Context: one part of a larger RNA
RNA sequence: GGCAUACGGUGAAUGCCUUGGUCGAAAGUACCGAUGAAGGACGUACUAGGCGACGAUACUCUGCGAGGAGCUGCCAAGAAGCUUUGAUCCGCAGGUUUCCGAAUGGAGCAAUCCACUCUGGUUAAUCCCAGAGGACCCAUAAGUAAAUACAUAGCUUAUGGGAGGGCACGCGCUGAACUGAAACAUCUAAGUAAGCGCAGGAAGAGAAAUCAAUUAGAGAUUCCCCCAGUAGCGGCGAGCGAAAAGGGAAGAGCCCAAACCACGCAUCACCUUAGGCAGCAAUGCUUAAGACGCGUGGGGUUGUAGGACUGACAGUAGCGAGUAGCGAGGAUAGCUGAAGACUCUGGAAAGAGUUGCCAAAGAGGGUGAUAGCCCUGUAAGCGAAAUCCAAACUGCCGUGGUCAGAUUCCUGAGUACCCUAGGACACGUGUAAUCCUGGGUGAAUCUACGUCGACCAUGACGUAAGGCUAAAUAUACUUUCGGACCGAUAGUGAACUAGUACCGUGAGGGAAAGGUGAAAAGAAGAGCGGAACGCUCAGUGAAAUAGUACCUGAAACCGUAUGUUG
Numbered sequence: 001g002g003c004a005u006a007c008g009g010u011g012a013a014u015g016c017c018u019u020g021g022u023c024g025a026a027a028g029u030a031c032c033g034a035u036g037a038a039g040g041a042c043g044u045a046c047u048a049g050g051c052g053a054c055g056a057u058a059c060u061c062u063g064c065g066a067g068g069a070g071c072u073g074c075c076a077a078g079a080a081g082c083u084u085u086g087a088u089c090c091g092c093a094g095g096u097u098u099c100c101g102a103a104u105g106g107a108g109c110a111a112u113c114c115a116c117u118c119u120g121g122u123u124a125a126u127c128c129c130a131g132a133g134g135a136c137c138c139a140u141a142a143g144u145a146a147a148u149a150c151a152u153a154g155c156u157u158a159u160g161g162g163a164g165g166g167c168a169c170g171c172g173c174u175g176a177a178c179u180g181a182a183a184c185a186u187c188u189a190a191g192u193a194a195g196c197g198c199a200g201g202a203a204g205a206g207a208a209a210u211c212a213a214u215u216a217g218a219g220a221u222u223c224c225c226c227c228a229g230u231a232g233c234g235g236c237g238a239g240c241g242a243a244a245a246g247g248g249a250a251g252a253g254c255c256c257a258a259a260c261c262a263c264g265c266a267u268c269a270c271c272u273u274a275g276g277c278a279g280c281a282a283u284g285c286u287u288a289a290g291a292c293g294c295g296u297g298g299g300g301u302u303g304u305a306g307g308a309c310u311g312a313c314a315g316u317a318g319c320g321a322g323u324a325g326c327g328a329g330g331a332u333a334g335c336u337g338a339a340g341a342c343u344c345u346g347g348a349a350a351g352a353g354u355u356g357c358c359a360a361a362g363a364g365g366g367u368g369a370u371a372g373c374c375c376u377g378u379a380a381g382c383g384a385a386a387u388c389c390a391a392a393c394u395g396c397c398g399u400g401g402u403c404a405g406a407u408u409c410c411u412g413a414g415u416a417c418c419c420u421a422g423g424a425c426a427c428g429u430g431u432a433a434u435c436c437u438g439g440g441u442g443a444a445u446c447u448a449c450g451u452c453g454a455c456c457a458u459g460a461c462g463u464a465a466g467g468c469u470a471a472a473u474a475u476a477c478u479u480u481c482g483g484a485c486c487g488a489u490a491g492u493g494a495a496c497u498a499g500u501a502c503c504g505u506g507a508g509g510g511a512a513a514g515g516u517g518a519a520a521a522g523a524a525g526a527g528c529g530g531a532a533c534g535c536u537c538a539g540u541g542a543a544a545u546a547g548u549a550c551c552u553g554a555a556a557c558c559g560u561a562u563g564u565u566g
Stems, first nucleotide, its partner, number of pairs: 001565009015551001016515002020486002022483009031165002039100003042055003046078001049075003052059001061094005070082003105114003116133006136162009169200001170198005180187001184235001210218002222249004232240002253468003256412001260298006271290008303446001305411004309405005318399003322396004329389004334382003340355005356373002358362001364376003418440007427453001448463005502509002522550001525537004
């Protein structure tokens, strides 16, 4: 030096654990803000710091409930206090709520600086203090009022609204690239990311110019399943990718424009009638009325066409998404809640043994090991002064018809269609219908018009060019519950002072770090020593090789002892 064995050091794996995550289900709730939000700064305790709470009334104030013995938040003790004259804690409703922040009196390097006006206080007077007010934009109203006579612009005041936030969900506008195609250009990624605007608790869509079918039928929209990776689209490459039908969730339908009637207003031009003037006349100018037009009310709203119009009858059952009341029930604190002992082992009984009991309760958690009967709960019941949600019902309000005739009128125009250039449709111009848009053209008017995937005929279906509409759906939060989800290099970045420490001028990036024990009982006292948070005793504890560098404590690595070998 090697090897072996034993005992240690270091080290942190592993095992066990879970305060934290993650995914999902059900129910409920859903906007906040100039009455100053979201988010912060600085303060507030017997207190030096961090977290949480609160705001100069500052670890809190008031009222009303609930509750019944402890309490003064946590790290985290101590001191000093509070409390059955009911504290702390919990719920509801209020009060207070510094400064910054849309930030709004002016300014500014956010949490600071500097004023003004009015009112009040104080003072001999000023100073000073307190309260209130005033930003900007828009709308409405009133007042005032230039160049410029009337007027208007402008200015002033009052009242009302807006502004900012919501990191998800929605609608719209703008709109990539990496990437894939094994390169790349059409294509894809993708109408995604990102930017902008706007809104709500949901948004959007929505009551057929829809589908379907050629035998028939369906009957607004939205969402789910299926249809179906089908039909199709596609340098027919990569890829993209429906719809109808069927089954479910939910369910709800309505209002204008127009014709016509009534009333009112106005009349620049055009039209009709009447008058005047000029002119030979055509015609021109002009006055009045009507019509056209505008406003209000009635009327009316559809495809089996309907309505206006003419005539006859009826006038209220019903409906409402409007408004008010009442208010079942529910939410926001809580309450009641059955039933076990002994022996043994052990540090400890919930374990084992013996023998009982409850069960509408044998879900779960805790308790010194594994507890239906110890605690908390669970099943089943009960409960609200206050605030909120709210079914049903009631009042008010609104709405609310049928038949016949006639065929005069009305039924959304720079619209539909078409051409051209694009876009959206699963559909890349294609046989390309359908929908939307820029430019250009440009209809019909119910004997009409559109669609049925070029187009035509026939047939069927529908009625565009106006508008509104709950629910089923999406997402966030709250509560409850769950998982062949994770278990500290996992699971959120974060189980711990975590978006912290730290890094960066900044946008931004971004950790590590859990476990003594049942209980601190956290080692009184002694010895060694210059001293230690060290070592040795002593003591606690079931255990101290559980001693806070603390459960278990692998390996690498480093030692000590013994044996063996060279």
Large-subunit ribosomal RNA, domain I from a bacterium, 566 nucleotides, folded computationally.